[in-house]
Molecule: glmS glucosamine-6-phosphate activated ribozyme aptamer
Organism: Pseudoflavonifractor sp. AF19-9AC
């Protein structure tokens, strides 16, 4: 050092890295550009959002900023998308039970209101470098909310006028 075990801690633009690109060192080739190829090394999602009502399955989900397509491709895992199923809950002037479209602190559509980021610029290290640590101006939508207005069953029963 590798593998096996066991405990602990860690988290969702989250963990990881072999593909192509990038960096350094060397080797063959070649007039030159350049090809080949060998060793090591960086990186490989920038924050809002969001633990769902209970379980399960899947998993590329939503907003936008930067960049100029490496925020590329691959493995893993995963709160929001979506599907099921239990519970619950929204539509018939009350309820009860049934079923029917829907949702999850709770029906859906249109409209208006709505605040704030971080990477960066830039400063100071480290590295030959690719590139990485601290700090840190500034600028976002969407969502949650909050106003308006549209839109939303069937059937049995039972109360009540």
């Nucleotide at each position: 050092g590798a593998c096996c075990c066991a405990a602990c801690a860690u988290a969702a633009g989250c963990g990881c890295c072999a593909g192509c690109g990038c960096c350094c060192c060397g080797g063959c080739u070649g007039u030159c550009a350049g090809g080949c190829u060998g060793g090591g090394g960086a990186c490989g999602a920038c924050g809002a959002g969001g633990u769902g009502g209970g379980g399960g399955g899947a998993g590329a989900a939503u907003c936008g900023a930067a960049g100029c397509c490496u925020u590329c491709g691959g493995c893993g895992g995963g709160u929001g998308c979506c599907c099921c199923u239990c519970c619950g809950u929204g539509c018939c002037g009350c309820u009860c039970c049934g079923g029917g479209c829907g949702c999850g602190u709770a029906u859906u559509c249109g409209g208006c209101c709505g605040a704030c980021a971080a990477a960066u610029a830039u400063g100071c290290g480290g590295g030959u470098a690719a590139c990485u640590g601290c700090a840190a101006a500034a600028c976002a939508a969407a969502g949650g909310g909050g106003c308006c207005g549209g839109a939303a069953c069937c059937g049995g029963g039972g109360a009540a006028c």